[in-house]
Context: one part of a larger RNA
């Protein structure tokens, strides 16, 4: 010198654009953050009707978006590649929706319960669940045929599909199966980037091989059974740290440091462990189970999980509002209206950071006072100020007034009493912090006297200190200075 999510100390007018729990992944009071379809169904309620509200099967969606960085040194991640696989919702094509049934939740009636909340009989519907037809496709078996094999595979036998709703209609939306497409994902490889050798020997499902199971998939992924390998100074085991990456500071580069904000990827959801459900999870705001913890309770039993936005307490040097909007961008649900969105778009709060303005401009002495020095003559602060003239950014007050709306005809904007624009007022509302012995720009005086005290280093004070304290004056940055912590 330059940097920084930064504190701290003195100050402290505006705006814009970013940023703000870095420490206790330490506890949580409260409201929000995921719903949504009545064009998939029966019901209850409220109404004369139209029409409304209400729970409940059903469907899609809650696996995205949001938030942390606990673990992870290698199931991460970067690069570059493979292939034993998948795939809801989209797009392109082909073909088909035939015919039956068995439930159930609400509901009704009884019971149990402090509650959460349970039973017990009756009964109901569907795009819920089953049966059965047909078609193709896919498994499994046979199986001409090519192949040295693995291995393909004409033909054949079994098992295997649907669901309907609006609407007068026309048609729209669905439904099944099967081929493609997109794009997303699953799984393998190879290289890569960390410290300690005061971790030198690890290892039994270990390595490999046959057969089985298992998955969407290959495989020790998992048994059984065989054999005894596999790794290692090129650093294996072992310990500590640690989320990678694109980026970002520095630096002439080479390098050295970091991994806030944002964009990718992982992983994780009180804490350990299961798995259901689905096209997808082993599921932040689903489930089950222990465990700590915390609250209810009628003592029998129950509920919860902010590393979602706010908030609040605790630990810290230290980090914010329990705010407005769905107007816009995105998402889910609807056929559509339109519902939900603490994603998001704004506003607030902090000089945290960066940039931008302003604290007024010209004149103006025989150099007012006051203060400070004096060699007592004067010099200095100083054109500085009083004064005049003049501007009006900035505030204040007033009046107009957007874009941001895609949208045309109407309607639809939180921000927003914006931004801007014009119109009054009057210099009016605005300077502060460090330094001043030398490195290092800036020196007098008075007061202390090796005391007090400075201080980044040399080092300053023991009676004329330019080093300490004050004053005055300069020097250097400026709404910020300076310090402190760390990195080049």
């Nucleotide at each position: 010198g330059g940097g920084u999510g930064a504190a701290c100390g003195c100050u402290g007018g505006c705006g814009g654009c970013g940023u703000g729990g870095a420490u206790a992944a330490g506890g949580c009071a409260u409201g929000c953050a995921a719903g949504u379809c009545g064009a998939a169904c029966g019901c209850c309620c409220c109404g004369c009707a139209a029409g409304g509200g209400g729970a409940g099967u059903g469907g899609c969606a809650g696996a995205c978006g949001a938030g942390g960085u606990a673990g992870u040194a290698a199931g991460a991640c970067g690069c570059a590649g493979g292939u034993a696989c998948g795939c809801a919702c989209c797009g392109a094509a082909g073909a088909g929706u035939c015919g039956g049934g068995c439930a159930u939740a609400g509901c009704u009636a009884g019971c149990c319960g402090a509650a959460a909340g349970g039973u017990u009989a009756g009964g109901u519907a569907a795009u819920u669940c089953c049966c059965g037809a047909u078609g193709g496709u896919g498994u499994c078996c046979c199986g001409a045929g090519a192949g040295c094999a693995a291995u393909c595979g004409a033909g054949g036998g079994a098992c295997u599909a649907a669901a309907g709703g609006a609407g007068u209609a026309a048609u729209c939306c669905g439904c099944u199966c099967u081929u493609u497409g997109a794009g997303c994902g699953g799984c393998c490889u190879g290289c890569g980037g960390c410290g300690c050798a005061u971790c030198a020997g690890c290892u039994u499902g270990u390595u490999g091989g046959c057969g089985a199971g298992g998955u969407a998939a290959c495989g020790g992924c998992u048994c059984a059974c065989c054999a005894a390998g596999g790794c290692u100074a090129c650093g294996a085991c072992g310990c500590g740290u640690a989320g990678g990456g694109g980026a970002c500071c520095u630096g002439a580069g080479a390098g050295g440091g970091u991994g806030a904000c944002c964009c990718c990827c992982a992983c994780c959801g009180a804490u350990a462990g299961c798995a259901c459900u689905g096209a997808g999870a082993c599921a932040c705001g689903g489930g089950c189970u222990a465990u700590a913890c915390a609250c209810c309770u009628a003592c029998g039993g129950g509920u919860g999980g902010c590393u979602g936005c706010a908030g609040u307490c605790g630990a810290g040097a230290a980090u914010c509002u329990u705010c407005c909007g769905c107007a816009a961008u995105g998402g889910g649900c609807g056929a559509a209206a339109g519902c939900c969105u603490g994603a998001c778009g704004g506003a607030g709060c902090g000089a945290c950071g960066c940039c931008g303005c302003g604290u007024g401009a010209u004149g103006g002495a025989c150099g007012a006072a006051g203060u400070c020095c004096u060699u007592c003559g004067g010099g200095a602060c100083g054109u500085a100020a009083a004064c005049a003239u003049c501007u009006u950014u900035u505030a204040u007050g007033g009046a107009g007034g957007a874009g941001g709306a895609a949208g045309u005809a109407a309607u639809u904007g939180a921000c927003g009493u914006u931004a801007c624009u014009c119109c009054a007022u009057g210099a009016a509302u605005a300077a502060g912090g460090g330094g001043c012995u030398c490195c290092u720009a800036a020196c007098u005086c008075u007061g202390u006297g090796c005391c007090a005290g400075c201080a980044g280093g040399a080092g300053c004070g023991g009676u004329a200190a330019u080093a300490c304290a004050g004053a005055g004056g300069c020097c250097c940055c400026a709404a910020g200075c300076g310090u402190u912590a760390c990195c080049c």
Molecule: small-subunit ribosomal RNA, 5' domain
Organism: groundwater metagenome